[in-house]
């Protein structure tokens, strides 16, 4: 110098691990929606598909002839068909095919090169022809025949020469005295030699996938020899030999032109291979050769296919992957343009021709860069627009308006450079571009996209799980910053967003730079090749290693400094890079090789030693079954209960004997052995392996292992034997809605041997093997040694085990911790989100079951690990509640009262619905209330506020008429508004108009305020600060006592506070005091204060006092005093917070909604209906009673539209008259009770429904619908199944009384008041309910949870499948067309040699032989589409059947196996804890 950012999703929340999405750059790009200029680049990525037309290779007359054209017809000059030389192998296109010496690098040795430069040397002597041309002719045409003539730098032969082959004799072997001409020069031709620059060949290294391709290979590998090439090689042939490639991945199969480079990244990488540059391929497909310096030839030949054309059908022509350009295909890529003016190329001497190489315009915002669509000022912050708490704020100096520029537009002048080639000439771009100058006018010029979080940008409306959005997560069901439109806002800008692809991020394949105890991942275990690694020490060599130099690493690019277009991009110069590659020539420390030494790894002998280690053979006793006997005489067994079963044909039970076949009680222990799987009675036999010590030896022999092999639990398979006992399947009983199961009773296979197979398991320490190192303590097991002892015992040390604790340290946490999951080295296995799926498929293995290897497609966005607070569990402890247990009364049965539900109905108004709705709202529905239903009316309104306009009133109070009533009309009477600046001026009232608005008990309690309910008056819930954990969170609040209490104490990393608990407030029980009327006492007064009493102040109780327990606290028992005792009794008072609990009909109140009606007025009617189900009460079912009859004792509280004595009337209910009384004063029989009589066990003198009837009373009115009284009726009921309430003491139980609404009452409800006054609490085993602690959890909407599986419907992709249809490949065979190359002498033949021939040599046609392309055909082998059918898999807001698993999940669960069953699954075997709970045992820590 250079240079590295993260984010959002899994949870109730947290940390990890892992996936998926976003933020960035980039493109030969598409597509929307918009677009002013101008400069430099770039443009068919799809069909190597098919092509109309026109151009892209010619040129040379200074290589020949003849020709022709023009002229002056002497001669020039052009022109150019043929010969001929040169070029057409360059440029230019494209990427099909090639995974190959194709390409990149970096090296070689056996070789060719036209034109170019250089050097040397030569061109002597000679011949025959062919086109053109003429003439005949074929043919529709393309094209040709035939016979004649003719030149050359065409062609041939002879000589000679450096040269070149050699067997060293000798062979071989070239030419143009050509053109030109200003006559001395120049192009030119041959030979050789060298350069250059091109071309071929060779070899090292280096770049895809796929092993579900594993073996390939016969010209194959080498020799030898001969051909054959330009050259070297099996390149091709004979012949020998049988090698070569291949797990360092060879054949195959799929894919791909490669490279400098571009993009991407901090870099390492990774993707990519358009333009530009360098190379290879092809050129309609397919072969194949000819010419030539160079070709197996993009605008050349021949042959074959396909396709297209033209045809007289005979036959022929043609190849856009050159440049435009058409059709097709595609999401998608330009004009049938100018020009040879520059640069390059071919030919020519040269002038030039010819160039769709090239320069250049066109066209496309496709990209990159630059500029611009104005600038200053300008507030009443204008209008409009949107918002809005209606003030107002925003759009916003933004606009109008005023001065201003002209960069861009346009128009007019003027005007280069690019030109170099002696000089002149020569400009496609370019109707004169750029550029300069004037003139005109702000004139010509802004969109896209987004605004929920990631991520800059925010409200309104509309729309209601619709319509739609959306990269992720997710929004949308009526107040949506997420849709859809507006305003505003932000982000870029002539663009601006989708989309598609790569790279980043991603350390999510980790070389740099990861993992594998529970996340996904350590092979079941061991032996062992190949290969990786490897101990001290010394020497040598230098293969790595390390420095230096030297070649090479094209140019362009990238970076740096410069320059040049007004600046940039862009181009030009320079430098520096080019990290590899290859040589030289040192270094010698590592690793390596090689020589040696050495002993600490490892092993070997030697002496101990302890073991369920294997394998084989005998042996032994108890126990179970079964048979035999005896004895017995009704049941046995067997379960929660039962029952099937067994048993009078004699069980079970017991004694005594016999068989059998398994398994080996105690000893027995985180005790021992083995590699692991495993291994227990005792005794021989054979055997493997450890450890410990000596000393000796051997000397790195070692470690760890792909492939390879050997074992290898339980089931399971063959055969074959054996079965006592258990015991899959299978019957039966028995649970259950069902029970293909848990439980019983029986039972085969199997379990056991002995031979094979098989090869898996939670084969688990879910931790691979070796080695080395890092504190300890404390068990325990072997031996061994030391002290110690007579000796066991015992203490110790230094090794092998095996176990517990805990430091460092590590870890996501748990937890590991010298037996490591620490620090490190070396080697093997594995792993990349979740299902699908350990399936499919195809291959090895198995006798099968199956094992092993082992995918996709589709689909989701999480699955997962650990630990955190909760909850919950048919977990565990500990405690508490009238929670159960003792106990009294109850409801459920009966009739009645109410309330609800149902149902009816015009309505039956309307909420409340487990507890927490249901005598609740309703502390009282005949009208009213009332919200409902029917009718009859009214629309600014019954009620509130403005404005007009008119009147001064309004208002009461009556008369009468229509009407159901609202109203509408009419009479009488009372009474005539206030203030005043005297003006209809100001208030106020009333009517009448008009709109603003009134009005809704319409909706939404899931839009809300306020109030309530409930866990629960349960004893919790929380904060500072500290501290302790990566964190969520703990701790504190937990533990040991204790209480009623998180109430106190003690200990404690806590220490302290807060809301709750107690207390402080009422009241009630005591006494003291004060004060006494209407209370009290005497007494009838001018009293009296001692008592009930009433109401103000006080006192009184706090575990204080005493004794015991218990740690000495705190508390507790238990006395004493005391009215009263341990919270004295009640009452108010309700934590943080569940329950989207209740309530828009109490009040408020947001949106939505109706506005001659959902508003308002009235009369009637409904809220009281009524087969029936429910809750709550009362009344009874009687003698603890009912009836008369007499007598006693309260306390609340209430009373001027008011309670109402006494007295009379009435059988009463009431009435009529009336004292008192604004209340300690007057008004009110308490009842239960006790006393005397009566009733005698009955549906009664028990019980009072229902009825009929006669009244009283409120009230406008008692029918729908009141209450109360007499008379007469006198129903049902005789103590209530399952079931289930309530209440621990002045309490249940049981008697009256009062109030409150209220005219009246349905009250037996509701709030209150006093009298009478038991019975039980062993206790916490069980139901509920709560609180605290722990403990699983797959729950977090929190068990009303979560969640498996089949069938049943709709979609999707896929798997097998009779088989059909294609492509690929290779392989037999048959056929074989051009061709080379080689045979043949049948036909022909000009050079040249013979000799005159019917001659030779060549040579060229035929024919024919090897190779061969295409074809054809035969089996095959892959590979891709299709397929009736048919498997299983995924998705899917509410289908069906059971509840498998998560808690001990209700039988603990899972893992291998077999067997079974609608399904999840059950059973049976062996294994695992990754199981609660509970006891015990072992071991550790502390004291």
């Nucleotide at each position: 110098a250079a240079a590295g950012a993260g984010a959002g999703u899994u949870u109730g929340a947290u940390c990890c691990u892992g996936g998926c999405u976003c933020a960035g750059g980039a493109u030969g790009a598409a597509c929307g929606c918009u677009g002013g200029c101008g400069a430099g680049a770039u443009g068919c990525c799809u069909u190597a598909c098919a092509c109309a037309u026109g151009c892209a290779a010619g040129u040379c007359g200074u290589a020949c002839g003849g020709g022709a054209a023009u002229u002056u017809u002497u001669a020039a000059u052009u022109c150019a068909a043929g010969u001929g030389g040169c070029g057409g192998a360059c440029g230019g296109g494209u990427g099909a095919g090639u995974a190959a010496c194709a390409c990149g690098u970096a090296a070689g040795a056996a070789u060719u090169u036209g034109c170019c430069u250089u050097u040397a040397g030569g061109a002597g002597g000679g011949g025959g022809a062919c086109a053109a041309c003429a003439a005949c002719u074929g043919g529709a045409a393309a094209c040709g025949g035939u016979u004649g003539c003719u030149a050359a730098u065409a062609c041939c032969c002879c000589a000679u020469a450096u040269g070149c082959u050699u067997u060293c004799g000798a062979g071989u072997g070239a030419a143009a005295u050509g053109g030109a001409u200003u006559u001395u020069u120049u192009c030119g031709c041959c030979u050789a030699a060298a350069g250059a620059g091109a071309a071929g060949c060779u070899u090292g290294c280096g770049g895809c996938u796929g092993a579900u391709u594993a073996g390939c290979u016969u010209g194959u590998u080498g020799g030898u020899g001969a051909g054959g090439u330009a050259a070297u090689g099996g390149c091709u042939c004979a012949c020998c030999a049988a090698g070569g490639c291949g797990a360092c991945g060879a054949u195959c199969a799929g894919u791909a032109u490669c490279u400098g480079g571009u993009u991407u990244g901090a870099g390492a990488g990774g993707a990519u291979g358009a333009u530009c540059a360098g190379a290879c391929a092809c050129a309609c497909u397919g072969g194949a050769a000819c010419u030539g310096a160079g070709a197996c030839a993009c605008g050349g030949u021949c042959c074959a296919g396909a396709c297209u054309c033209c045809u007289a059908c005979g036959g022929g022509a043609g190849g856009c992957a050159g440049c435009a350009g058409u059709g097709g295909g595609g999401a998608a890529u330009u004009u049938u343009c100018c020009g040879c003016a520059a640069u390059g190329g071919g030919c020519g001497a040269a002038a030039g021709c010819c160039u769709g190489a090239c320069g250049g315009a066109g066209c496309a915002a496709u990209c990159u860069c630059g500029c611009g669509u104005g600038a200053g000022g300008g507030a009443u912050g204008a209008c409009g627009g949107c918002c809005u708490a209606u003030g107002g704020g925003u759009u916003g100096u933004a606009a109008a308006c005023c001065u201003c520029u002209u960069u861009u537009u346009u128009c007019a002048g003027g005007g280069a450079g690019g030109a170099a080639c002696a000089a002149a000439a020569u400009g496609a771009c370019g109707u004169g571009u750029a550029c300069c100058u004037g003139a005109a006018g702000a004139a010509u010029a802004a969109g896209c996209a987004u605004c929920g979080g990631c991520u800059a940008a925010c409200u309104c409306c509309g729309u209601g799980c619709c319509a739609g959005c959306a990269g992720c997560c997710g929004c949308g069901g009526u107040a949506a910053g997420a849709c859809g439109g507006a305003g505003g806002a932000u982000g870029c800008a002539a663009g601006u967003g989708u989309u598609a692809u790569c790279c980043g991020g991603a350390a999510u394949c980790a070389c740099u730079g990861g993992g594998c105890g529970u996340a996904a991942a350590g092979c079941g275990u061991c032996u062992g090749u190949a290969g990786g690694u490897g101990g001290u020490u010394u020497g040598a060599u230098a293969a790595g290693u390390c420095a230096a130099c030297u070649g090479u690493u094209a140019a362009a690019u990238c970076u740096u400094g410069a320059a040049g277009c007004u600046c940039a991009a862009c181009u030009u110069c320079a430098a520096a890079a080019u990290c590899g590659c290859a040589g030289u020539c040192g270094a010698a420390a590592c690793u390596a090789u090689u020589a040696g030494a050495c002993u600490a790894g490892a092993g070997u002998a030697u002496a101990g030693u302890a073991g369920g280690g294997g394998u084989a053979a005998a042996g032994g006793g108890a126990a179970u079954u079964u048979c035999c006997a005896g004895u017995g005489g009704a049941g046995c067994g067997g379960u929660g209960a039962a029952a099937u079963g067994c048993g009078u044909a004699g069980a079970u039970a017991u004694u005594g004997g016999a068989a059998a076949g398994a398994a080996c009680a105690c000893c027995g222990a985180u005790g021992g052995c083995g590699a692991a799987g495993g291994c227990a009675c005792u005794u021989u036999a054979c055997u493997g392996g450890g450890c410990u010590a000596u000393u000796a030896c051997u000397g790195a022999c070692a470690c760890u292992c792909a492939g390879a092999g050997a074992c290898g639990a339980a089931a399971g398979c063959u055969a074959g034997g054996g079965u006592a006992g258990c015991a899959a399947a299978u019957g039966g009983g028995a649970u259950u809605a069902g029970a293909u199961a848990c439980c019983c009773c029986a039972g085969u296979a199997g379990u056991c041997c002995u031979a094979g197979c098989c090869g898996u398991a939670a084969a688990c320490a879910a931790u691979g093997g070796a080695u080395a190192c890092u504190a300890g303590a404390u068990g325990u097991u072997g031996a061994a040694c030391a002290g110690a002892u007579c000796g066991a015992c015992c203490u110790g040390u230094g090794c092998a085990g095996u176990a517990u604790u805990a430091a460092a340290g590590c870890u996501a946490a748990c937890g590991c911790g010298u037996u490591a999951a620490g620090u490190a080295u070396c080697c093997c296995g594995c792993c990349u989100g979740g299902g699908a799926a350990g399936u499919a498929u195809g291959c090895u293995c198995g006798c099968a079951a199956g094992a092993g290897u082992g995918a996709a497609a589709c689909u989701c966005a999480a699955a997962g690990g650990a630990a955190u607070u909760g909850a919950c569990g048919g977990g565990g402890g500990c405690c508490u509640g009238c929670a159960c247990a003792a106990g009294c009364g109850g409801u459920g049965g009966a009739g009645c009262a109410u309330g609800u539900g149902g149902u009816u109905u015009a309505a039956u108004u309307c909420g409340a619905u487990g507890c927490a709705a249901c005598g609740c709202g309703c502390a009282g529905a005949a009208c009213c209330u009332u919200a409902c239903c029917a009718g009859c009316g009214u629309u600014u309104g019954a009620c509130a506020u403005c404005c007009u306009a008119a009147u001064c009133g309004c208002g009461g109070a009556u008369c009468g008429u229509a009407g159901a009533g609202a109203u509408a009309c009419u009479u009488u009477c009372c009474u005539u508004c206030a203030g005043u600046u005297c003006g209809g001026c100001u208030g106020g009232a009333u009517u009448a108009g008009u709109g603003a608005c009134a009005g809704g008990u319409g909706c939404u309690g899931c839009a809300u305020g306020g109030c309530u309910g409930u866990c629960g008056u349960c004893a919790g819930c929380u904060c500072g600060u500290g501290u302790c954990g990566u964190g969520a969170g703990a701790u504190g609040u937990u533990g040991g006592g204790u209480u009623a209490a998180g109430u106190c104490c003690c200990g404690c990393a806590a220490c302290g506070a807060g809301c709750g608990c107690a207390a402080c407030c009422c009241u009630c029980a005591u006494u003291u005091u004060u004060a006494g009327u209407u209370g009290c006492c005497u007494u009838u007064a001018u009293g009296g204060a001692a008592c009930u009493c009433u109401a103000g102040a006080a006192a009184g109780a706090c575990u204080g006092c005493c004794g015991g327990u218990u740690a000495u606290a705190a508390a507790c028992c238990g006395g004493a005093g005391g009215a009263a005792g341990g919270c004295g009794g009640g009452g108010a008072u309700g934590a943080c917070g569940u329950c989207a609990a209740g309530u828009c009909a109490g009040c408020a109140u947001g949106c939505c909604c109706c506005u001659u009606a959902c508003a308002c007025c009235c009369u009637g009617g409904g809220c009281u209906a009524c087969a029936c189900a429910c809750g709550u009460g009362c009344u009874a079912c009687a003698a603890u009673g009912g009836g008369u009859g007499a007598g006693a004792c309260a306390a609340u509280g209430a009373g001027a539209u008011g309670c109402a004595a006494c007295u009379c009337u009435g059988c009463g209910a009431a009435g009529a008259c009336a004292a008192g009384c604004u209340a300690a004063u007057c008004u009110a029989u308490a009842a239960a009770c006790u006393c005397a009589c009566u009733c005698u066990a009955a549906g009664u003198u028990c019980g009072g429904a229902u009825u009929g009837u006669a009244g009283g009373c409120u009230g406008c009115a008692a029918c729908u619908c009141g209450c109360c009284u007499g008379c007469a009726u006198g129903a049902a009921g005789u103590u209530g199944g399952a079931a289930u309430c309530g209440c621990u003491a002045g309490u249940a139980a049981u008697c009256g009384c009062u109030g409150g609404u209220c005219a009246g009452c349905u009250a037996u409800a509701c709030a209150g008041c006093g009298g009478u006054g038991a019975a039980u609490u062993c206790g916490u085993u069980c139901c509920c309910g709560g609180g605290c602690c722990u403990u699983g959890u797959a729950c977090a909407c929190a068990c009303c949870g979560c969640c498996c599986g089949u069938c049943a419907c709709a979609c999707c992709a896929u798997g097998g499948a009779a088989g059909c249809u294609g492509g690929u490949u290779a392989u037999g065979c048959c056929c074989g067309a051009a061709g080379u190359c080689g045979u043949u002498a049948c036909u022909c033949u000009a050079a040249c040699c013979u000799u005159u021939u019917u001659g030779g040599a060549g040579g060229a046609g035929g024919a024919u032989g090897c190779c061969u392309a295409a074809g054809g055909u035969a089996g095959a082998a892959u590979u891709a589409g299709u397929g009736a059918c048919u498997g299983g898999g995924g998705u899917g807001a509410a289908g069906u059947c059971g509840u498998a698993a998560c808690a001990a999940g209700g039988u603990a669960a899972c893992c291998g196996u077999a067997c079974u069953g609608g399904a999840a699954g059950g059973u049976g075997c062996g294994g695992u804890u990754g199981g609660a709970u509970c006891a015990c045992c072992u071991c550790c820590u502390u004291u």
Predicted 3D model of a 1487-nucleotide RNA (small-subunit ribosomal RNA) from Nitzschia palea.
The sequence is in RNAcentral, with records from ENA and SILVA.
Its Rfam family is "Bacterial small subunit ribosomal RNA". Its family is annotated with structural constituent of ribosome and ribosome in the Gene Ontology.
Model confidence (mean pLDDT): 82 of 100.
NCBI's taxonomy places the organism under Eukaryota, Bacillariophyceae, Bacillariophycidae, Bacillariales, Nitzschia.